[in-house]
RNA sequence: AGCCGAAUCCCGGUGCGAGCGAUCGACCGGGAGCGGGGGAACCAACUUAGGGGGCGUGACGAUGCGUCCCGGGGGCGAAUUGCCGUGUUCCACGGCAUAGCGCUGCUCUUUCUGCGCGAGCCCGACAGCUAACCCCGUAGGCACCCGAAGGAGAA
Numbered sequence: 001a002g003c004c005g006a007a008u009c010c011c012g013g014u015g016c017g018a019g020c021g022a023u024c025g026a027c028c029g030g031g032a033g034c035g036g037g038g039g040a041a042c043c044a045a046c047u048u049a050g051g052g053g054g055c056g057u058g059a060c061g062a063u064g065c066g067u068c069c070c071g072g073g074g075g076c077g078a079a080u081u082g083c084c085g086u087g088u089u090c091c092a093c094g095g096c097a098u099a100g101c102g103c104u105g106c107u108c109u110u111u112c113u114g115c116g117c118g119a120g121c122c123c124g125a126c127a128g129c130u131a132a133c134c135c136c137g138u139a140g141g142c143a144c145c146c147g148a149a150g151g152a153g154a155a
Stems, first nucleotide, its partner, number of pairs: 002142003008032007016025003033138006043128001051070007072126001073123004081097007100117004106153007
C1' cells in the first nucleotide's frame, strides 16, 4: 500500500498475556452495520417418502414419546455438469472440459488482454414464496506480481 470473503466499527468488563508506563493483544458481554436461516395471506405446488433400522419408555399390543444411526429432501458457498483414464472397480485418485466466480492497482462502469478458482462444510425426515415475528454468523486464507481503450467522478 493491496486481494478473496458477510466477516467491519463502537462501548463495557477480566483474578489472562506483553509493556517501566500510557497502552496493545486475547477472552467475555452489549450495540451498530453487513450477511444468512426459519416463518402468513396471495401465488405456486400437491403422481412418489409426514421414509427405514436399533434401543428405551408407555401397560402385553396399537397409536404416542425420547434417543442413536441411515440418507429421501434441504441449507451456506461462484464451486454445477459431462467425458476419459487408472486402481483394490462399493469407492478412491488423476486428467480434459463446463455452468458459474475472482483479479488485472485512484474509484465506478462498458469492453479488450492476460492470469486464476470451479472447493469444502452443515441440517437430519424437516423447511416453496412469505409481512409481522423468531433464530444464527461476523471467520479463515492470500500476495510483492504494478496491462490497455471509452464514459463519469475523485484527488
The prediction has a mean pLDDT of 78. This is a predicted structure of a 155-nucleotide RNA (c-di-AMP riboswitch aptamer (ydaO/yuaA leader)) from a soil metagenome. Rfam family: c-di-AMP riboswitch aptamer (ydaO/yuaA leader). The family has 106 seed sequences and 7,607 matches in Rfam 15.1.